[in-house]
Description: The part of an RNA shown here (small-subunit ribosomal RNA, 3' major domain) has 466 nucleotides and comes from a Patescibacteria group bacterium. Lineage of the source: Bacteria > Bacteria candidate phyla.
Context: one part of a larger RNA
RNA sequence: AGACGGGGACCUGCACAAGCGGUGGAGCAUGUGGUUUAAUUCGAUGAUAAACGAGGAACCUUACCAAGGCUUGAAAUCUCUAGAAUCCCCGAGAAACCGGGGAGUGCCGCAAGGAACUAGAUGACAGGUGCUGCAUGGUUGCCGUCAGCUCGUGCCGUGAGGUGUUCGGUUAAGUCCAGUAACGAGCGCAACCCCUUUCAGAUGUUAAAUUUUUCAUCUGAGACUGCCCGGGUUAACCGGGAGGAAGGUGGGGACGACGUCAAAUCAGCAUGGCCCUUGACGCCUUGGGCUACACACAUGCUACAAUGGAGAGUUACAAUGGGUCGCCAAGCCGAAAGGCGGAGCUAAUCCCAUCAAAGCUCUUCUCAGUUCGGAUUGAGGGCUGCAACUCGCCCUCAUGAAGCCGGAAUCGCUAGUAAUCGUGAAUCAGCUAUGUCACGGUGAAUACGUUCUCAGGUCUUGUACU
Numbered sequence: 001a002g003a004c005g006g007g008g009a010c011c012u013g014c015a016c017a018a019g020c021g022g023u024g025g026a027g028c029a030u031g032u033g034g035u036u037u038a039a040u041u042c043g044a045u046g047a048u049a050a051a052c053g054a055g056g057a058a059c060c061u062u063a064c065c066a067a068g069g070c071u072u073g074a075a076a077u078c079u080c081u082a083g084a085a086u087c088c089c090c091g092a093g094a095a096a097c098c099g100g101g102g103a104g105u106g107c108c109g110c111a112a113g114g115a116a117c118u119a120g121a122u123g124a125c126a127g128g129u130g131c132u133g134c135a136u137g138g139u140u141g142c143c144g145u146c147a148g149c150u151c152g153u154g155c156c157g158u159g160a161g162g163u164g165u166u167c168g169g170u171u172a173a174g175u176c177c178a179g180u181a182a183c184g185a186g187c188g189c190a191a192c193c194c195c196u197u198u199c200a201g202a203u204g205u206u207a208a209a210u211u212u213u214u215c216a217u218c219u220g221a222g223a224c225u226g227c228c229c230g231g232g233u234u235a236a237c238c239g240g241g242a243g244g245a246a247g248g249u250g251g252g253g254a255c256g257a258c259g260u261c262a263a264a265u266c267a268g269c270a271u272g273g274c275c276c277u278u279g280a281c282g283c284c285u286u287g288g289g290c291u292a293c294a295c296a297c298a299u300g301c302u303a304c305a306a307u308g309g310a311g312a313g314u315u316a317c318a319a320u321g322g323g324u325c326g327c328c329a330a331g332c333c334g335a336a337a338g339g340c341g342g343a344g345c346u347a348a349u350c351c352c353a354u355c356a357a358a359g360c361u362c363u364u365c366u367c368a369g370u371u372c373g374g375a376u377u378g379a380g381g382g383c384u385g386c387a388a389c390u391c392g393c394c395c396u397c398a399u400g401a402a403g404c405c406g407g408a409a410u411c412g413c414u415a416g417u418a419a420u421c422g423u424g425a426a427u428c429a430g431c432u433a434u435g436u437c438a439c440g441g442u443g444a445a446u447a448c449g450u451u452c453u454c455a456g457g458u459c460u461u462g463u464a465c466u
Stems, first nucleotide, its partner, number of pairs: 001466002003463003007460007015450002019413005026302008034293002042053002064288007073125001077124002079121005086103006107114002127276002130274003136270002138265003141261001143259001148187006154163003168177002193253004198221007224247001227241005304406001308365006315359001321352003326345002331340003372403001377398007419442007
């Protein structure tokens, strides 16, 4: 100087407390461990792995396994030879691949030849999701959006080092004030950026409507403790008030200091070194596997009901988005999934989408394993796709399991938040999405306080630790 303390002082945080809703019990979905397997590809493993990489494993993906094949190779550059390219047919085969036959001659150039493409030969080479994240770049997680981390000169100290950065106030903040052997400065904080909330002006297609506007786009204004009162060191600042759409950082986002964990990633990419390269650790193909199942864990969905379930009522009210190999209207068929159909739309125009659901009104059920709950299973259909057996989704009928609010323990959340209700999108042929990321509707309760738990900050103290 640090680190640590079941030392101290002060302070902060959904850390506790006060509340609301969950998880842990049930069924299912998804991930992981384990076990199994020819293979169940690989990585991630306390917090900081486990609906994570994967924003979509039937084939492909795919890296794994079995079998069948190839060896200058699936793709790249160079050299040589032949043929334009290309198209068609036959045999064998699961396909890849192997064997055979036919058609066909183009462009530039006088010609030699050339361009592009195909096949073959040769070797230089390719190739490797093989190893090492403890050789690395880049990127990322956590402490933590915590308020810290340092430097120059000066001063103090033999020196390591200290001071500055401590102290008194104050702040969300090393924020600011005041003081001060320190005076300044840098990276952080804040501000500058974006969205949102109010107003003004301009523009107005396809938006809204008869208009003073709604909406859209652009440009500005507006909030700064500016004004008043009180407190305070005539300070910073704090408490209250006025005006105001908004008040003391208005709300949200982007933005993450010096560093820590030899944290994560060689499988996103790049890359040093090492290793494999004709029975391959390379490449192609078919099929299988990644979907197994005694069990354990994690994250979710649906419930256990009456603040509810079911039925009826063209009975209301959104926002964000997406669409040409696409979104798909009207109309018709079907009980439905869906099918036929073909209008419109390269989109403020048309469609998804009457754009919602919870909500509202009426009826029924009357506390029961039920008109709760929907797992599981049987049958029949539909869709996508070469192909739904392993292993897709949807509809209808039937079947109706566990489950009556969950032990110890444990999680989230302080306001348009929690809770609850639907909607959209990416990925995507289709979908195992209950996931993720967005969007709006309805819309709470509680916070006395800092004794305790956890994490962190500043100062100080002890130490046999570095």
Its mean pLDDT, the model's own confidence on a scale to 100, is 82.
Its Rfam family is "Bacterial small subunit ribosomal RNA". Its family is annotated with structural constituent of ribosome and ribosome in the Gene Ontology.